The prediction has a mean pLDDT of 82. Predicted 3D model of a 1519-nucleotide RNA (small-subunit ribosomal RNA) from a Saprospiraceae bacterium. The RNAcentral record of the sequence draws on ENA and SILVA. It matches the Rfam family "Bacterial small subunit ribosomal RNA".
RNA sequence: ACUAUGGAGAGUUUGAUCCUGGCUCAGGAUAAACGCUAGCGGGAGGCCUAAUACAUGCAAGUCGAGCGGUAUAUUACUUUCGGGUAAUAGAGAGCGGCGCACGGGUGAGUAACGCGUACACGACCUACCUACAAGUAAGGGAUAGUCUUGGGAAACUGGGAGUAAUACCAUAUGUGAUUAUAUUUAUGAAGGGUAUAAUUAAAGCUUAGGCGCUUGUAGAUGGGUGUGCGUCUGAUUAGCUAGUUGGAGUGGUAACGGCACACCAAGGCGACGAUCAGUAGGGGGCGUGAGAGCGUGGUCCCCCACACGGGUACUGAGACACGGACCCGACUCCUACGGGAGGCAGCAGUAAGGAAUAUUGGACAAUGGGCGAAAGCCUGAUCCAGCCAUCCCGCGUGCAGGAAGACAGCCCUAUGGGUUUUAAACUGCUUUUGGAAGGGAAGAAGCGUAUCGAUUUAUCGGUAUUUGACGGUACCUUCAGAAUAAGCACCGGCUAACUCCGUGCCAGCAGCCGCGGUAAUACGGAGGGUGCGAGCGUUAUCCGGAAUUACUGGGUUUAAAGGGUGCGUAGGCGGAUAGAUAAGUCAGAGGUGAAAGCUUUCAGCUUAACUGAAAAAUUGCCUUUGAAACUGUGUAUCUUGAAACAUGUUGAGGUUAGCGGAAUGUGGCAUGUAGCGGUGAAAUGCAUAGAUAUGCCAUAGAACACCAAUUGCGAAGGCAGCUAACUGGGCAUAGUUUGACGCUGAGGCACGAAAGCAUGGGGAGCGAACAGGAUUAGAUACCCUGGUAGUCCAUGCCCUAAACGAUGCUAACUCGAUGUUUGGGAGAGAUUUUGAGCAUCCAAGGGAAACCGUUAAGUUAGCCACCUGGGGAGUACGACCGCAAGGUUGAAACUCAAAGGAAUUGACGGGGGUCCGCACAAGCGGUGGAGCAUGUGGUUUAAUUCGAUGAUACGCGAGGUACCUUACCUAGGCUAGAAUGCGAGUGCUAUUUCCUGAAAGGGGAAUUUUCUUCGGAACACGAAGCAAGGUGCUGCAUGGUUGUCGUCAGCUCGUGCCGUGAGGUGUUGGGUUAAGUCCCGCAACGAGCGCAACCCCUAUCGUUAGUUGCCAGCAAGUUAAGUUGGGGACUCUAGCGAGACUGCCGGCGUAAGCCGCGAGGAAGGUGGGGAUGACGUCAAAUCAUCAUGGCCUUUAUGCCUAGGGCGACACACGUGCUACAAUGGUCGGUACAAAGAGUAGCGAGACUGCGAAGUUUAUACAAUCUCAGAAAGCCGAUCUCAGUUCGGAUUGGAGUCUGCAACUCGACUCCAUGAAGUUGGAAUCGCUAGUAAUCGCACAUCAGCCAUGGUGCGGUGAAUACGUUCCCGGACCUUGUACACACCGCCCGUCAAGCCAUGGGAGUUGGGGGUACCUGAAGAUGGUGACUUUACGGGGAGCUAUCUAGGGUAAGACCAGUAACUGGGGCUAAGUCGUAACAAGGUAGCCGUACCGGAAGGUGUGGCUGGAAUACCUCCUUU
Repeated sequence: ACUAUGGAGAGUUUGAUCCUGGCUCAGGAUAAACGCUAGCGGGAGGCCUAAUACAUGCAAGUCGAGCGGUAUAUUACUUUCGGGUAAUAGAGAGCGGCGCACGGGUGAGUAACGCGUACACGACCUACCUACAAGUAAGGGAUAGUCUUGGGAAACUGGGAGUAAUACCAUAUGUGAUUAUAUUUAUGAAGGGUAUAAUUAAAGCUUAGGCGCUUGUAGAUGGGUGUGCGUCUGAUUAGCUAGUUGGAGUGGUAACGGCACACCAAGGCGACGAUCAGUAGGGGGCGUGAGAGCGUGGUCCCCCACACGGGUACUGAGACACGGACCCGACUCCUACGGGAGGCAGCAGUAAGGAAUAUUGGACAAUGGGCGAAAGCCUGAUCCAGCCAUCCCGCGUGCAGGAAGACAGCCCUAUGGGUUUUAAACUGCUUUUGGAAGGGAAGAAGCGUAUCGAUUUAUCGGUAUUUGACGGUACCUUCAGAAUAAGCACCGGCUAACUCCGUGCCAGCAGCCGCGGUAAUACGGAGGGUGCGAGCGUUAUCCGGAAUUACUGGGUUUAAAGGGUGCGUAGGCGGAUAGAUAAGUCAGAGGUGAAAGCUUUCAGCUUAACUGAAAAAUUGCCUUUGAAACUGUGUAUCUUGAAACAUGUUGAGGUUAGCGGAAUGUGGCAUGUAGCGGUGAAAUGCAUAGAUAUGCCAUAGAACACCAAUUGCGAAGGCAGCUAACUGGGCAUAGUUUGACGCUGAGGCACGAAAGCAUGGGGAGCGAACAGGAUUAGAUACCCUGGUAGUCCAUGCCCUAAACGAUGCUAACUCGAUGUUUGGGAGAGAUUUUGAGCAUCCAAGGGAAACCGUUAAGUUAGCCACCUGGGGAGUACGACCGCAAGGUUGAAACUCAAAGGAAUUGACGGGGGUCCGCACAAGCGGUGGAGCAUGUGGUUUAAUUCGAUGAUACGCGAGGUACCUUACCUAGGCUAGAAUGCGAGUGCUAUUUCCUGAAAGGGGAAUUUUCUUCGGAACACGAAGCAAGGUGCUGCAUGGUUGUCGUCAGCUCGUGCCGUGAGGUGUUGGGUUAAGUCCCGCAACGAGCGCAACCCCUAUCGUUAGUUGCCAGCAAGUUAAGUUGGGGACUCUAGCGAGACUGCCGGCGUAAGCCGCGAGGAAGGUGGGGAUGACGUCAAAUCAUCAUGGCCUUUAUGCCUAGGGCGACACACGUGCUACAAUGGUCGGUACAAAGAGUAGCGAGACUGCGAAGUUUAUACAAUCUCAGAAAGCCGAUCUCAGUUCGGAUUGGAGUCUGCAACUCGACUCCAUGAAGUUGGAAUCGCUAGUAAUCGCACAUCAGCCAUGGUGCGGUGAAUACGUUCCCGGACCUUGUACACACCGCCCGUCAAGCCAUGGGAGUUGGGGGUACCUGAAGAUGGUGACUUUACGGGGAGCUAUCUAGGGUAAGACCAGUAACUGGGGCUAAGUCGUAACAAGGUAGCCGUACCGGAAGGUGUGGCUGGAAUACCUCCUUU
C1' cells in the first nucleotide's frame, strides 16, 4: 500500500486434578398468551384452534346513444265532468349488449413440472385496446314483455292471442380466411410465394361530429403446453408397472401427447432410492448466526389450489365458475305434508372451540375497477375512523438551591453511631404533556359547466366556477399552575444488588448447582439496595452460545467408536513423457435474476419509528468469446509401481494315509495280605468273593514328555511324535519379459476357537447335568467319591468370543542402540555388510495422561468401517437367516445430572517386605464359681435427681449421701423475691422472752450502740428505682479443661527443581538407632514443631553448716533412757559441687555405630523413676466446677421450710475385699521402717471399764511433744486335714462414740449365733526387677462414717523371655482398589408395597387407500329417433350402448384406539432373603456358549489380562 470491519463465556461428575461428555444459564426474536401496573402521541399488526355451524345487513352491476313499451307526472285540447285524445318526461319489470373468469377470502388438498430458476413451442389461444387492409347489400320467421285464461300453500308454472331489436335464420358479395391439389423457395421438422377448385361475413343507433358491426394481418396484454436443474422424513417401505413403455392409425383438443380407442411389439422405472407410508401450499422473504448454516413462510408482493363434501358439464374470448346451473350426500330452515329453500375460507357480526385475536362504524373526497358517448351509477376493493401497551419509535411525570445532616422507620459493637438523606420541608425557576380560549391546513389533480385562444370539425392550452369521509383533525398562538402522570422484577453462585424478624426438612423456593431439621443474605414479611422503566416479569417456540453432526470445523489403544478375517463387484482414488481436445476449471462480454425488503447515500414528517428517491447488492441460471497449467477424455511412448519367468532357501502353513513309544484304564495269570483311597480334618467309595502294591501277557482310546525359546508359519480362527504323497505362501539373488496391468472396497462370496444341533461310529482319561459324602446358620457352591451328555472320527449345520495389539488396509517420509530367526556377499578367523521378519530400550514429535515412538498412537495422501450423555437396550416390534439354540439388522415411551478415562493424595486389603510393643510365647499371681462391699443396667417407685456407655462408661464426676449437701418427690409458705452492689433516709443491731405452727413463717413484750475535731465516720437496717434468679434446653452454637491413638516417631515450611495439573522431591534409597537418632548417597539446600538434652526425686563421693537430729572419744547422771555438760568424727538433715562421655582397650565396619562374663567405677551404654504429650483424629466427654451465644421460664422451671428419696430388689454385668486353710489358724514372747498429720486438733501419763471408751490433764503451733503398738519376720506352744481351733456372712442380746437427731440410714465394742465356700466351665486380666507377689503404716475428704475405695510410704522379695510362625495394636516402603461419611466403606439380584410409561394379548372399535363383483344420478360421447318443429341435407323430446360420483357386497393387508390376563423396565421410605462384584473381595475376574439353581449366581469347555503374589525361571553354593 491492498484486502478485511468480523468470532467473549460461565455453573455442574472429584477429597483434590487433567480430560472426555452431557445437562443448564447469560443474548436476540415472536401474528403470542398470562400476572402485576398504566400519562400522552406517531407508525404498524390483530382466529396460529373448528376448511366448525351461521341470525341480520351489505360485498356486481351497468347501458333508454340496442329494442318494444308501461305505471305515473306535466302541459295543451276536449268533455256527458266519469273521462277521452295528443305531446313531453318516464321509475320498476322484460328482450338484448358488456361485465359477473377481475377485485376480495382461505391454505383443506397437493411431495407434483405444484413452486423457483433457465430455456423451448417449426405444437397453441387471446374479449376489451392499438395499427393496417377490406367490407357493412338485400330479406325472413319467431319470442319475452303486454293482454287473457288456468294450476299451486309457496317456490314457481301451463295454455291462448299478438309484438320489437345491435336477439335469431337463410341468401348475395369474398379483399381475405380455411381445406384440397399442383408448383416454387428456405429449413432438421407442419414456414413463405404462385395457380386452380370448394367452403365461409356483417347491425344498427345518432345531437349527423361520431359511436358501433364483419373479415383478415400484425402488435400489446393475458393465458396454455413441454423440458434441464433445484425442492422434507422414513430402507424396521426393495422391488414397482397392462394404457403400463413404445410403434403406426383413428378420434378428440386452441394445441402436442395413451389424452381416448382398436391393433402390434414387450417394454418402462429403481440403492444416483423406484414403489409405499408420514408430513407439508411453493417462492420473494423473515428470525438468528462472524460466516457457512439452522429454523420459519403471519402481515406485503408473485404463483398454485379450494369455495358445505363429491361429481358433471353449460354459457363464454376466458370457468368446469366463492355471492351461476344440474345431480348425489350430510346438515339447517319453510310447509297447507303434496312439495320447496340454502351455502360468510367477502366486510361487519353470532355461537362454539380455545391460553388467545377487534366495530353488525364513515365515505366513494383520493387511488383503482365494471358499465356507459358522457353526466353518472355501483364498488365492505380502497381511503378513513373505532377497540387492544400486541410490537416498534418518541415525549413526559420537573429543574436549581437547601444540613438542625430534623422526627418517625430500619440496623448495630446501643450514654452513642450508621442508613433512608439533598431526599423532604422551605426558597427560586420552567411549562413539554394535560386543562381552558382563539386561529386553522396540505392531501384537489381533474371531469363537468361558462368563456377565451391555437389548430386540422379531432384535439390541446388559459381563465372563472365547482368537489374533503378523515376533521374543526394535524399544526400555530395565548392563559393559569409543580400543577394532571411510576411501576415491575430481582438481591446464595452463575449475575448487578444485604441486613433484621418469623418459620424449623414444616410451610415453601428452585433455570442448573441446590436451600429449609432453632442463629436461613436461598422460604414468608420488613428496611435497604440493584436492574429496567409505561412498562416489568413468567410461560411457550426458534436461532445462538453447541467445534454438542465438525463443508468451513470433531473423533475411534484405555473415555462412545476399527467390521472376526480375507477375496472381490459397483464406486472413489491413482506412476512418468509428448501431442490432441476443451467436459470440469479460469477470464471477458451479453441476457436474466419482478417489485417490496436488506445495505449505503440523499430527502419528507419538530426527531425517531415510518415513508420516498437513487445506487449497490441479488454470491444463481443461460448464451457467447477466449486460455490450456491442473483434473477428465482419447492417442503414442516409457519403466521406477505391480505381475510373470529362472535358481536357491525357509518353516508346528494345509489335506490324506501309514507307523511309533511312554503313560492311563480294563482283562487274564502269578506273588502276596489287610487295608487302600481321599482330605485342612473326615466321610461316601473300593477291599478276605483277596483290593491297594508288584511281575508278565493281552487289549482300548486319546494325547504326543525331553528338544522348546522373549523361537517359527499362517489372512484371521489357528498350527507341535515320525514318515510319505498332494498342495498354498513368504524371502533372497542376478537378470529377462509384460508395460500402470495399481490401491481401497458399499452390497456379494468364502473362511471362521469353544460350546451347541443332526445322522452314523467310537468312548481310555477328563467331565456340565445328576447322585452321594463333607463344610456351613443354610451351601442348589468352593473340597471329596462316582458319573451321563460332551470331549475323538466322518458328513452336514450353527457363525458367535476379552474373535485383542481392545490399534482397518495401502504408499511415502522422520535420529539411534541391543538381542534373535532366516537368506545373500566379503574375510583364514575374529568380525563386517546387505535384505526380509520377531522383540526390547530411547531422540524428535505426538498424547488427557498412562504411554506410542521406522512393526507409530509422529508427518502426509487414498479408500472403507464406525461414534455422538448414562440407563431403558443390543431389549421390543418388523424383516432376513437357522432343525433348534439363537444370530444379523435394530427403536421408542419413560427416567437421571451425571455415567466415564487417566493420573494424585489418603484410607483400607482374610496383598507383600522391614520393624516395634507384656502383642504372642516362657513364667508368676489373679478374674470368671462363694459370701460381702461398691458402681452400673434393668425393674419398681410419689421420687428412686443428673451426667459418664466398646477400647477411651461401670470403687467414674463423688477426696466422705442420717439433716445440710440436694439438683428429685410430697406438703406448707413468699413474689422486686434467698444472696450482692448503688441508694434518699433511719438509728439501730443484738440479746432475752411469750403465743401459734412440723418448721419456715406470722403476731407480740422487755432491754439496748461505739468513736468524734460534733461537721461526721464506723456498723446495721433500708422505701422507690436500677442491675434479679434458674443444677431449665442446646457440649451438634462455644471458651476453658480432659480422655484416647501415644511418649507412637512422626507432622510441616521457605527457596529451588520436576509435572498441563492435583501434586511430587526434600521425608525415598544403603546402613544404624529407643527415636525423621546419626552416617553415607541423592535435584535438592536449609529450617520449624516433635525425639534427645536442659528440670525434679533417687543411687556414690566431696565440701559447707550442726538444731529440735547424732553420740565415737571425755565427763556428769538414772532402775532405765543423748537425760545433761560437751563434740562434728559417724548416721542424718539440706545447700553447693564432683561423677558417666562409648571417654579408654580389643574386634567388626568407609562412617554412624555394634560386639566383649573387657578394664576402671557407687553407677555403663537414655543407670532407675517422674514431670514433660508434635500436626492432628474420634461433631469423643463436660452448658451439673467455671465462663458464655441463643432459646425458654417470672405468684414459678425462682426462693424458704418439714418429712421422704438418692440406701428400693426377681435379676444381669464390672471393679474389689475376705476366704476355702498347715508356706496355715490361735496363744505367748521378741526385732527392724519410711512417709505423713496435729490448736474447733493430735492427745502422753495416771485411774475406771473384758472392750469400744470414759474421767483427768502434761508437753508440743512440731527433726523437740503426740498419733505410734509397724506387720509379715524371728523364738516357743497348740491345732493334724475336718466344713475343722479353717471361714466369717447372717441373726439375737447388751453397749460405746459422734451428732439438734443414728427408725428408714452411721461406725465401733462385748457375749452368743456360725451361712456359702474344699481353688472355681467357656473365656479372660496384670506383670520383665527392687518389678510381680506378699506385709503393714500414713494422709485427703471428714462432727461421725458405710474406706474393702483413692493417694502416698516403706518391709520381705521371686520366676521366665528359645524366639517373632501365629493373635492384637502401631510405624515405614511398596502394590491393588468400583472406597473418600474413607471396609462399621461400596454394592448385586430375587421377593413384598406404591406410582409411571411400555411390549404381548382371546378379542373389540374406528380410519384411509387399493382390488374384484353388483348397481348406478346428473352429464358426456355414439346409435336410433314412427313423436315434435311455419326454420328441414337441420334441431329437439324419447329409447338405447359405454364411461362415471355415490351406494352395496366380498376377501385380505395396513394404521390407530381400547381390553380380561400377562412380560420385563424405570422411580420410590430406613421392608425381606442372601453377599455375586470392588483388596488375591476371602473359589482372581471377565467374554462366548451349554446345563443347572429362591436370588445374586454355580459348574463344564475354549479364550483374554482390563489379575494379586511368588526364594518361578536364570546364576552361585550346599544337600